[in-house]
This is a predicted structure of a 351-nucleotide part of an RNA (small-subunit ribosomal RNA, central domain) from an uncultured organism. The full RNA is in RNAcentral, with records from ENA and SILVA. Its mean pLDDT, the model's own confidence on a scale to 100, is 89. It matches the Rfam family "Bacterial small subunit ribosomal RNA". Its family is annotated with ribosome and structural constituent of ribosome in the Gene Ontology.

Context: one part of a larger RNA
C1' cells in the first nucleotide's frame, strides 16, 4: 500500500535482444468508441436528509419531498484520446563518401625473460632473511659462454588514451566479422520508445571428458617467528592457472547512479571527424561545429557529502526494486544443476 522513495540511510534487475502490454511526431478528412452536455427509464420498501404532523415533550411513529451518484436507451457537441482514409519530414532507418579503434572469431609468426636438458670455462660455495634455518652444491652447484626443449605472458609505445551492451579487450601479420563517428541531404515515410514472461551473453573460482604444464601456486610437507602460530617471512609443492568440447550463472557484475527523449550559464584538458581564417605554408596557431572522455563551476537540487549539458537540475514514457534491526538470503516447496550450489523466498521468536 490511491503515499513516499531507490549515489552513500532499505531499494536499479550483471548486460542485451525482444513477444504480449503500456506510451507515441506533424497536417487534413471521416467516424463518434472513450470524453462532455441535455433528455428519459430504472436504481422496491425500510433507513439516512429536509418539511409538516401524531403520542403532554423527547425517544418513537406517520405523511409528503428532494439532491448527489450508478446503469440502460435517445438526442446533441467534436477540443483531446481512439478508430479508418490521405499527406508531410524534423523522430527512426537506408544510401554514398571519409575516419579512428587492445570490439569479436580463426590461423600463422616474432623477440625478451623464467625453468629444464646437453656441452665448454671454472671452484667452493650458492640461495634466502630482520637475523637465520630448512633447501641446493666436490656425483662439480651458483656465475659465465654455446646449443636445444617447452609452456605461459606480451617490457618500452601506454595516456583520468581507445574499443565494447555488460562481462571484458593490449606483441606482429593475414582472413572472416560486429558496432561507432563525421560529411552530403539522394531515398523510405512514424517504420518509434520501453519491455512482465521468454531467449542469448555473462569475470574469477568450481565441475565433466580429453590434452598441456615453463613460471606462479590453494591444499600439503619442511624451516623460522611466537606463550602458542593450524598465519604473516623462507625452502619445496599438488589441484589449479593454459588449450579443446560441455556445464555452472555468481561478484564491491560499482559510476554502489535502469533505458530512451527533450530542455537548462560557463571555463579548462584530452580522443575521433568536419568547416572557416591566419601563418615563418606538410607538421603550427585561432574560431565554429558534431561526437566521446576527464576536471572545475552557475542556477537548481541534496539530510549532508556532493551532483551540476556524461545531472543526483527541470519534465515525459516504460521497466525493475524498497517499506525497522536480528532470525535470513535461512527453512519449506518448486524450478535449474553431474556436483558445488543457484533462482524464487517465508514464519515463529526477539529487540
Nucleotide at each position: 500500500u490511491u503515499g513516499g522513495g531507490c549515489g552513500u540511510a532499505a531499494a536499479g534487475g550483471g548486460c542485451a535482444g525482444g513477444c504480449a502490454g503500456g506510451c507515441g511526431g506533424u497536417c487534413u478528412c471521416u467516424u463518434a468508441a472513450g470524453u462532455c452536455g441535455g433528455g428519459u427509464g430504472u436504481u422496491a420498501a425500510a433507513g439516512a436528509c429536509c418539511a409538516c404532523g401524531g403520542c403532554u415533550c423527547a425517544c418513537c411513529c406517520g405523511u409528503g419531498g428532494a439532491c448527489c451518484g450508478g446503469c440502460g436507451c435517445c438526442c446533441g457537441a467534436u477540443a483531446c484520446u481512439g478508430a479508418g482514409g490521405g499527406g508531410c519530414u524534423g523522430g527512426a532507418g537506408u544510401g554514398c563518401a571519409u575516419c579512428a579503434g587492445a570490439g569479436g572469431c580463426g590461423a600463422g609468426c616474432a623477440g625478451a625473460a623464467u625453468u629444464c636438458c646437453c656441452g665448454g670455462u671454472g671452484u667452493a660455495g650458492c640461495g634466502g632473511u630482520g637475523a637465520a634455518a630448512u633447501g641446493c652444491g666436490u656425483a662439480g652447484a651458483u656465475a659465465u659462454c654455446g646449443g636445444g626443449a617447452g609452456g605461459a605472458a606480451u617490457a618500452c609505445c601506454a595516456g583520468u588514451g581507445g574499443c565494447g551492451a555488460a562481462g571484458g579487450c593490449g606483441g606482429c601479420u593475414c582472413g572472416c566479422u560486429g558496432g561507432g563517428a563525421u560529411g552530403c541531404u539522394a531515398c523510405u515515410g512514424a517504420c518509434g520508445c520501453u519491455g512482465a514472461g521468454c531467449u542469448g551473453c555473462g569475470a574469477a573460482a568450481g565441475c565433466u571428458g580429453g590434452g598441456g604444464g615453463a613460471g606462479c601456486g590453494a591444499a600439503c610437507g619442511g624451516g623460522a617467528u611466537u606463550a602458542g602460530a593450524u598465519a604473516c617471512c623462507c625452502c619445496g609443492g599438488u589441484a589449479g592457472u593454459c588449450c579443446u568440447a560441455g556445464c555452472c550463472g555468481u561478484a564491491a557484475a560499482c559510476u554502489u547512479u535502469g533505458u530512451g527523449c527533450a530542455c537548462u550559464a560557463g571555463g579548462u584538458g584530452u580522443g575521433g571527424g568536419g568547416g572557416g581564417g591566419g601563418a615563418u605554408c606538410g607538421g603550427c596557431c585561432c574560431c565554429c561545429u558534431c561526437u566521446g572522455u576527464g576536471c572545475c563551476g552557475u542556477a537548481g537540487c541534496u539530510a549532508a557529502c556532493g551532483c551540476a549539458u556524461u545531472a543526483a537540475g527541470u519534465g515525459c514514457a516504460c521497466c525493475g526494486c524498497c517499506u525497522g534491526g536480528g532470525g535470513a538470503g535461512u527453512a519449506c516447496g518448486a524450478c535449474c544443476g553431474c556436483a558445488a550450489g543457484g533462482u524464487u523466498g517465508a514464519a515463529a521468536c526477539u529487540c